[in-house]
Model confidence (mean pLDDT): 75 of 100.
This is a predicted structure of a 268-nucleotide RNA (Bacterial large signal recognition particle RNA) from a Clostridia bacterium.
It matches the Rfam family "Bacterial large signal recognition particle RNA". It is annotated as a non-coding RNA gene.
The sequence is in RNAcentral, with records from ENA.
Of the family's consensus pairs, 90% are formed in the model.
The organism belongs to Clostridia, within Bacteria.
It is recorded under the gene name ffs.

RNA sequence: CCAUACCGGUCGGGGAGUCAGCGGUGCCCUGUACCUGCAAUCCGCUACAGCAGGGAUGGUUUCCGUUUUUGAGGGGUGAGCUUGUGCGGUCUGCGCCGCAUAAACCGCGUGAUGACGAGUGGGUCUUGUGCAAUCGACUGCCGCGAACCAUGUCAGGUGGGGAACCAAGCAGCAUUAAACGGAGUUUGUCGAUGUGCCACAGGGGUGCCUGCUUCGAGCGAGGAGUGCGGAAUGCGCGUGUAAGCUCAUUUCGAUCAACGGUGUAUGG
Repeated sequence: CCAUACCGGUCGGGGAGUCAGCGGUGCCCUGUACCUGCAAUCCGCUACAGCAGGGAUGGUUUCCGUUUUUGAGGGGUGAGCUUGUGCGGUCUGCGCCGCAUAAACCGCGUGAUGACGAGUGGGUCUUGUGCAAUCGACUGCCGCGAACCAUGUCAGGUGGGGAACCAAGCAGCAUUAAACGGAGUUUGUCGAUGUGCCACAGGGGUGCCUGCUUCGAGCGAGGAGUGCGGAAUGCGCGUGUAAGCUCAUUUCGAUCAACGGUGUAUGG
């Protein structure tokens, strides 16, 4: 150096989480790199850290490395931004409400046909008496209306009488009583009231309105501004929390590349 055989090794790795710790199933990233059974209210191990069974490959292109480079991806911390959400008025910043004030700001109404004010009288308010109206009842008006116990007239019939005539009196008719009905506000009486440009007398006097007299020029309300106070999470602000993005830092880290290392036996 070559050949043969055995065999070490390899047949994925990583992150978070779980765990006393290490792996696995499950989730995520990278990647294509054996099979079967177990496994998350878990399965199996013990620092040499999956267990059990089977298969392929197999030592200078294999495999390993406390080494260096590369850096997919994940985790932690901090800061900033965006969005959602909870809390806060002992935040009064903006919006909202109330009061005051500058009609000396803005625009408007009113005023020498007399503002504001002053004096005086009255009304609105209330009590009493009355008047009118309205409503109701009664009366008055019209109608109807009594077999007999309303009236008038009383056919027929009845009674008295020699007769003339007289008497009582049913039906009918007429007029009415009680009752019933109607029209109407045309009469009168009584009563009532959330009626009334009504009358008289008294009370009241905060506010409002108005007449007369006087005075002689402003008066009124709205908006803005300002001040004070209040309610309230609508906006802003503060604070907590969740998610996403960016930056910084830190941590784990696949993959790639470089470098280093790389068994035994037999024969030639």